[in-house]
Molecule: c-di-GMP-I riboswitch aptamer
Organism: Deltaproteobacteria bacterium
RNA sequence: ACCUGCAAAAGGCAAACUGCUCGAAAGAGUGGGGCGCAAAGCUACUCACCUACGUCUUCAACUACGGGGAUAAGGUCGCGGGGCUACCAGG
Numbered sequence: 001a002c003c004u005g006c007a008a009a010a011g012g013c014a015a016a017c018u019g020c021u022c023g024a025a026a027g028a029g030u031g032g033g034g035c036g037c038a039a040a041g042c043u044a045c046u047c048a049c050c051u052a053c054g055u056c057u058u059c060a061a062c063u064a065c066g067g068g069g070a071u072a073a074g075g076u077c078g079c080g081g082g083g084c085u086a087c088c089a090g091g
Stems, first nucleotide, its partner, number of pairs: 002091004012037002017032006035078001041084003045081002048076003054071006
């Protein structure tokens, strides 16, 4: 430097659910919790998925409120792929 993760050890992360906070929502942060994880570390780059405040449009109404459609500038890396980095053990 590369490959592997059956076993062991030192440790690490933390799904559902839940208290509080933030957010229009999706969702996020933090505490509890622990389903799982050898990159479940980082990165929305790719394939995707979620949401729609605002914007555009349409219907109704016509003072306003309201219904439908489109849209990411908001999110999801614990679906797969790509990029970057890393602990332990074995070869």